[in-house]
Order: sequence, then C1' cells, then structure tokens
RNA sequence: GGGCAGGUAGCUCAGUGGUAGAGCGCCGUCCUGAUAAGACGGAGGUCGUAGGUUCGAUCCCUACCCUGCCCA
Repeated sequence: GGGCAGGUAGCUCAGUGGUAGAGCGCCGUCCUGAUAAGACGGAGGUCGUAGGUUCGAUCCCUACCCUGCCCA
C1' cells in the first nucleotide's frame, strides 16, 4: 500500500428501513437474625465520525477514524 471482518449500555452481544433490546454488572425495595440466592422495580445509549439516498437510517451508499486478520 491492497483486501476482508468488526465498532450498538460499564462488559459480552442481538437488532438488515418505521421512535434500540437481552444476559451479566450497577442502584432501590421485598425476603433473611445477617449475607448469598430469589422476587419486583429503576438508572444508564448523540448506535465510531462526517456527508449522501429516503417521508423516515443502527440498518442502504461514499469518505474518514479505530481494532483484528490476510496479502504484498
């Protein structure tokens, strides 16, 4: 330098055009003599950045940034 995959909650990951979710974690309440486990509830996201297409973009297109792998 070229090619491919990925970037979404604190972590691991879903979500393939119609107002973004799960598990674990975190906070609160219940339960217990007290923990753990369990039950219920809650907070937490400019969906890597900037443009474009569209009535509407996490999703499609372009460029760039970051990470990993391959080729040279």

The RNA shown here (transfer RNA) has 72 nucleotides and comes from a Patescibacteria group bacterium.
It matches the Rfam family "tRNA". The family's RNA type in Rfam is transfer RNA.
The prediction has a mean pLDDT of 84.
The sequence was found in a public genome assembly.